[in-house]
Context: one part of a larger RNA
């Protein structure tokens, strides 16, 4: 820009992609079959393996947010207690997210048309023939089914509901985000919980400082301590102010 007024939802599916996998074991059955040795077809069920797709309860990985320890140095006047640098100093744990070796779910089934093949019925050619006319059985292989995508399908479809024009609507712009390189996309903008702060909560560490008490002291306890808290919540304190810009056609 297009779809022929303009918008704002739901949707049809031409069409295009993906997925389609396989094994063992029990059972029918030691049955049918075979002199035996041996050993089914059909069906019925169970448990793997590789794939995929989603998830983070669980199991772990990470986790330079975070908390604790601890070494050397330098600062904070000095003890005490922070703090800076040393690969995050080193090392123990870890939320949130992300994740996989963790969990969960798939392939099923069923119909069509068919290849080999294997038949029926039957001529040419009084017989025979699956074939020349007819008519069936047949495969993971096509086509549907199943899962995504999808009206620029210019063959531009549907269906509702809005606004009759300073409109309906959208943009800018702000607060953010399980969205994200930019842009888009979603939420949300005081008729608000968007974010952040503030309280509380899961949840992480491992019981702060200071002072009391016991202990000669190392320590120990008061005291599940302080700290954090990317999650949930609750709550207008802060920040989302006010405006502007586009839409304004045909018909009658």
């Nucleotide at each position: 820009c297009g779809c022929u007024a303009g918008u704002a939802a739901a949707u049809u599916g031409a069409g295009a992609g993906g997925a389609c996998g396989u094994g063992a074991c029990c059972u029918u059955a030691g049955u049918a079959c075979g002199a035996g040795a041996g050993g089914a077809c059909c069906g019925g069920g169970u448990c793997g393996c590789a794939u995929g797709u989603a998830c983070c309860g669980c199991u772990g990985g990470u986790g330079u947010a975070u908390c604790u320890g601890u070494u050397a140095u330098g600062c904070c006047g000095c003890c005490a207690g922070g703090u800076g640098u040393a690969a995050u100093g080193c090392a123990g744990a870890g939320u949130a997210g992300c994740u996989a070796u963790g969990u969960a779910c798939a392939g099923c089934c069923a119909g069509g048309a068919u290849a080999a093949a294997c038949g029926c019925u039957g001529a040419a050619a009084g017989c025979a023939u699956c074939u020349a006319a007819g008519c069936g059985u047949g495969a993971a292989a096509c086509c549907u089914u199943c899962c995504u995508c999808a009206a620029g399908a210019u063959g531009a479809g549907u269906u509702u509901a809005c606004u009759u024009u300073u409109a309906a609507g959208g943009g800018u712009c702000g607060u953010a985000g399980a969205a994200g390189a930019c842009u888009a996309c979603u939420a949300c903008g005081u008729u608000g919980a968007u974010a952040g702060g503030c309280u509380g909560c899961a949840g992480g560490u491992g019981u702060a400082a200071a002072g009391g008490u016991g202990g000669u002291a190392a320590c120990a306890u008061c005291a599940a301590a302080g700290c954090c808290g990317a999650g949930c919540a609750g709550u207008a304190c802060u920040a989302a102010u006010u405006g502007c810009c586009c839409g304004u056609a045909a018909g009658c």
A computed fold for a 252-nucleotide part of an RNA from Phnomibacter ginsenosidimutans, annotated as large-subunit ribosomal RNA, domain VI. Rfam family: Bacterial large subunit ribosomal RNA.